[in-house]
Molecule: Glycine riboswitch aptamer
Organism: Ilumatobacteraceae bacterium
RNA sequence: AACAAAUACAUGGGAGAGAGUGAAUUUCUCACCGCCGAAGGAGCAACCGCCCCGGAAUCUCUCAGGCACCCGGACCAUGUAAUUGUC
Numbered sequence: 001a002a003c004a005a006a007u008a009c010a011u012g013g014g015a016g017a018g019a020g021u022g023a024a025u026u027u028c029u030c031a032c033c034g035c036c037g038a039a040g041g042a043g044c045a046a047c048c049g050c051c052c053c054g055g056a057a058u059c060u061c062u063c064a065g066g067c068a069c070c071c072g073g074a075c076c077a078u079g080u081a082a083u084u085g086u087c
Stems, first nucleotide, its partner, number of pairs: 002086004007081007018033001020032004034067003040063001041061003047055003
């Protein structure tokens, strides 16, 4: 220098579900009913490992979050920074 892995940041893409009703308000809020799963969290488990102990999902639940727009958003791509490994 090149390649790979994971971390952080930046940019782009990014689904689902009531612009519900009522009250107060000056658009922030609260209550009720109906829904969604891809922040987070929890549960089971395929599977995996240094193996009897651990790690574990896009599955399940919906505590939290969300249900016009905005914001957010798992995940994916590109770039930058440093780290680790291979050569």